A computed fold for a 90-nucleotide RNA from a Desulfobacterales bacterium, annotated as c-di-GMP-I riboswitch aptamer. Rfam family: c-di-GMP-I riboswitch aptamer. Rfam's curators write: GEMM was predicted in a large-scale screen for bacterial structured RNA regulatory elements.

RNA sequence: UCAGCUCAGGGGCAAACCUUCUGAAAGGAUGGGACGCAAAGUUACCGGUCUAAGUCCAUUUAUAUUGGAUAAGAUAGCGGAAUUGCGAAG
Numbered sequence: 001u002c003a004g005c006u007c008a009g010g011g012g013c014a015a016a017c018c019u020u021c022u023g024a025a026a027g028g029a030u031g032g033g034a035c036g037c038a039a040a041g042u043u044a045c046c047g048g049u050c051u052a053a054g055u056c057c058a059u060u061u062a063u064a065u066u067g068g069a070u071a072a073g074a075u076a077g078c079g080g081a082a083u084u085g086c087g088a089a090g
C1' cells in the first nucleotide's frame, strides 16, 4: 500500500427491561442492565418502516367529537449509499 475479517491481545459500543427527564406521538437523553455488533463511528442522499402535533379533506348550522390524507418529526441496531477509522494475520 492492497483486499478482506480466519486467528490473537488490549479494549470499544450496548438490545429488551427498569429509574428519572424530555416530546403531541414515534422517539430521544441520563443511570443501571447485556441481546447482540468489526464500523452497533458519522451523515436522512435513495428505498423501507414508525408517529401525526400542525395542516388539508370529510362529518356538523357552528364549535367540539370522530374518520381519512400528509413529515417539516423519528429510525444510522431495517437495507443501500457516502465518509472517517483501531488491531492482528495474509
Base pairs, nucleotide, nucleotide: 002090005087012037013036017032018031020029021028022027035077041083042082043081045080046079047078048075049074050073054070055069056068057067058066
Of the family's consensus pairs, 95% are formed in the model. Taxonomically the source falls in Desulfobacterales (Bacteria, Pseudomonadati, Thermodesulfobacteriota, Desulfobacteria). It was read from a public genome assembly, where an Rfam model found it.